[in-house]
About this RNA:
A computed fold for a 332-nucleotide part of an RNA from Hevea brasiliensis, annotated as large-subunit ribosomal RNA, domain IV.
Context: one part of a larger RNA
RNA sequence: CUCUCUUUAAGGAACUCGGCAAAAUAGCCCCGUAACUUCGGGAGAAGGGGUGUCUCCUCAUAAAGGGGGUCGCAGUGACUAGGCUCGGGCGACUGUUUACCAAAAACACAGGUCUUCGCAAAGUCGUAAGACUAUAUCUGGGGGCUGACGCCUGCCCAGUGCUAGAAGGUCAAGGAAGUUGGUGACCUAAUGACAGGGGAGCCGACGACCGAAACCCCAGUGAACGGCGACCAUAACUAUAAUGGUCCUAAGGUAGCGAAAUUCCUUAGCGGGUAAGUUUCGACCCGCACAAAAGGCGUAACGAUCUGGGUACUAUUUCAGAGAGAGGCUCG
Numbered sequence: 001c002u003c004u005c006u007u008u009a010a011g012g013a014a015c016u017c018g019g020c021a022a023a024a025u026a027g028c029c030c031c032g033u034a035a036c037u038u039c040g041g042g043a044g045a046a047g048g049g050g051u052g053u054c055u056c057c058u059c060a061u062a063a064a065g066g067g068g069g070u071c072g073c074a075g076u077g078a079c080u081a082g083g084c085u086c087g088g089g090c091g092a093c094u095g096u097u098u099a100c101c102a103a104a105a106a107c108a109c110a111g112g113u114c115u116u117c118g119c120a121a122a123g124u125c126g127u128a129a130g131a132c133u134a135u136a137u138c139u140g141g142g143g144g145c146u147g148a149c150g151c152c153u154g155c156c157c158a159g160u161g162c163u164a165g166a167a168g169g170u171c172a173a174g175g176a177a178g179u180u181g182g183u184g185a186c187c188u189a190a191u192g193a194c195a196g197g198g199g200a201g202c203c204g205a206c207g208a209c210c211g212a213a214a215c216c217c218c219a220g221u222g223a224a225c226g227g228c229g230a231c232c233a234u235a236a237c238u239a240u241a242a243u244g245g246u247c248c249u250a251a252g253g254u255a256g257c258g259a260a261a262u263u264c265c266u267u268a269g270c271g272g273g274u275a276a277g278u279u280u281c282g283a284c285c286c287g288c289a290c291a292a293a294a295g296g297c298g299u300a301a302c303g304a305u306c307u308g309g310g311u312a313c314u315a316u317u318u319c320a321g322a323g324a325g326a327g328g329c330u331c332g
Stems, first nucleotide, its partner, number of pairs: 001327008010318002014316001019313001027051005036041001038148001052070007071075001083311007090303002095107002111146007123132003149298004154228003159225002161221003165217001168216002174210002178206006186197003229247005256290001257287001270282003
């Protein structure tokens, strides 16, 4: 010097990103216990008091209770052994997760809802046989989203998707009346070669017409993918605009919430808390760019969650000191 501990005057978070770490609390018995609440909780709330040992009484010898005495600074005498409280965010909860840097607000969840499937089911794996689903059968199985509970879940079907429809348009393989090319016995011609024509058959090309779904078309559908305006003017101070006008759209954001896990400007401005507060809480609303099952807003309980305040407590600190052990270093 490093590490692991013990202890400390006065102050007591002044430390620090942040009370990180440490200290404090602690068992059992008695008293007592608030807001809020889903009436179960909250709750060991908080906050107090007691605790050894001897003797007597009640009693059953135990335990418990009562009376009296006695020792210590200290009686759960060591060990063991909750700090508490007031707000806010998120997630209802118990649970699960990145084996080896993340345990969470992520995942799951009960509940909600949509959709699909009548069993040789839908869905999934496999080329197939076959298997799972399921020795199940719509109070069942699969898939999607949301995520207890409470109050709710607005408008838009123009685009995309899905479902349904069938009149018309478009339209494949295939079929096909017909048209046409090649070859071709043979015919013509010729000294010969070249050439011209050509039945049937065979090999091609085109093809009116027939021809399903899909697509076009027509409807429905948002707890389907998604979307949810702009400008101007206006009230008897001013300001503001209930109101009016114009343009555009499928429709122009409703309730609720709102500088928010979302607010750029921004440490917005106001109020509380502090002597002093970019954090925090309450309200405001000018929402750059909240918003209603990619749910909205609340919510008791819960949380090794995140965040702000207080109390207790302390070497975190003012500001260091002393001590013990281990290692290192030096000497040996």
NCBI's taxonomy places the organism under Eukaryota, Streptophyta, rosids, fabids, Hevea.
The full RNA is in RNAcentral, with records from SILVA.